[in-house]
RNA sequence: GAAGCUGGCUAGGCAACCGCCGGGUACGCAAGUACCGGGAGGAAAGUCCGGGCUCCGUAGAGCAGGAUGCCGGUUAACGACCGGACGCCGUGAGGCGAUGGAAAGUGCAACAGAGAACAGACCGCCGAUGGCUCAUUCGUGAGAUCAGGCAAGGGUGAAACGGCGAGGUAAGAGCUCACCGCGGACGUGGUAACACGGACGGCACGGCAAACCCCAUCCGGAGCAAGACCAAAUAGGGAAGCAACAGGCGUGGCUCGCGCUGCUUCCGGGUAGGUUGCUUGAGCGGCGUGGCAACACGUCGCCUAGAGGAAUGGUUGCCCACGACAGAACCCGGCUUAUCGGCCAGCUUCACCU
Numbered sequence: 001g002a003a004g005c006u007g008g009c010u011a012g013g014c015a016a017c018c019g020c021c022g023g024g025u026a027c028g029c030a031a032g033u034a035c036c037g038g039g040a041g042g043a044a045a046g047u048c049c050g051g052g053c054u055c056c057g058u059a060g061a062g063c064a065g066g067a068u069g070c071c072g073g074u075u076a077a078c079g080a081c082c083g084g085a086c087g088c089c090g091u092g093a094g095g096c097g098a099u100g101g102a103a104a105g106u107g108c109a110a111c112a113g114a115g116a117a118c119a120g121a122c123c124g125c126c127g128a129u130g131g132c133u134c135a136u137u138c139g140u141g142a143g144a145u146c147a148g149g150c151a152a153g154g155g156u157g158a159a160a161c162g163g164c165g166a167g168g169u170a171a172g173a174g175c176u177c178a179c180c181g182c183g184g185a186c187g188u189g190g191u192a193a194c195a196c197g198g199a200c201g202g203c204a205c206g207g208c209a210a211a212c213c214c215c216a217u218c219c220g221g222a223g224c225a226a227g228a229c230c231a232a233a234u235a236g237g238g239a240a241g242c243a244a245c246a247g248g249c250g251u252g253g254c255u256c257g258c259g260c261u262g263c264u265u266c267c268g269g270g271u272a273g274g275u276u277g278c279u280u281g282a283g284c285g286g287c288g289u290g291g292c293a294a295c296a297c298g299u300c301g302c303c304u305a306g307a308g309g310a311a312u313g314g315u316u317g318c319c320c321a322c323g324a325c326a327g328a329a330c331c332c333g334g335c336u337u338a339u340c341g342g343c344c345a346g347c348u349u350c351a352c353c354u
Stems, first nucleotide, its partner, number of pairs: 001350010012319007020039002023036005041325001045336002048334005053223004060256004065219005070084005085099001086097004100214002105212002107208002122154002124150003129147002132143004162180002165177003181203001182201002186197004227276004237267006247261004283302008
């Protein structure tokens, strides 16, 4: 000097005028007036997870169903986060992971290929032993291959029943051996996942479970249009069916249990206005202690939108990084997606100089 990786902060600024929403103080019967503060995000998006809160309801068990899936920790909780192990990618800093079980069973892998999981002979190798032919000094030798043997070489395929080397064999094969791989046991380290070590065993017949399945852990439902209160109005109207030891109803399905006691369908009529829920929170920041960290505890400080058909808009001037993605609607912890720039810290690689 260049190129990267990880984490954090920010998200145009300043001023003036008019306008909008909410709070406080003062005056006012009220309407309102004056003054002083405050007023959209890092994702507010998606509605993908988890909860707080409200109601059913002061409510259980099982089955079905669903979710997660290496180990340990954090959290209100989670499928999130932190740390670690293993696997893959990257020179590296780092990144990603749908990471339990294939000997419990079932199933799938087109086509090609001999054969796709205790398989297999297309091209091939051998032909020792038995057979055929020729020769023969009658001991045997030679030839082609039949029977038979082989799966080491080649081919097909995404993938072919451990790899490589030596010995052995008629030719071959873990057939035997050394090394590697695999397996269970043992020892060492670690809370554990797991790693390492020597010995032993020729060694189970591969892949897919984001296939069905098995195993372990977890799971009531509905949702602020939840719910609560006040006011007002109408017709607490009419008809049909079922039931009485039963049946029906009770906030996912089925069964049992528990509670209540009528239930279902159709026609017709009235209201849908106001208040509340609604913002002080599992809140934010500083410091200290503990922890590798996520985070926890203690202490000090701060208050930071609550609209209600939906509030922050318009104009002017200056600066500059020339402004992207984009607007709360009960709240919070995460994840995912979109995105113009600016700044800070740590780390990695390359080139050059000293």
This is a predicted structure of a 354-nucleotide RNA (Bacterial RNase P class A) from Candidatus Proximibacter danicus.
The prediction has a mean pLDDT of 78.
The sequence was found by an Rfam model in a public genome assembly.
Its Rfam family is "Bacterial RNase P class A". By type it is a ribozyme.
NCBI's taxonomy places the organism under Bacteria, Pseudomonadati, Pseudomonadota, Betaproteobacteria, Candidatus Proximibacter.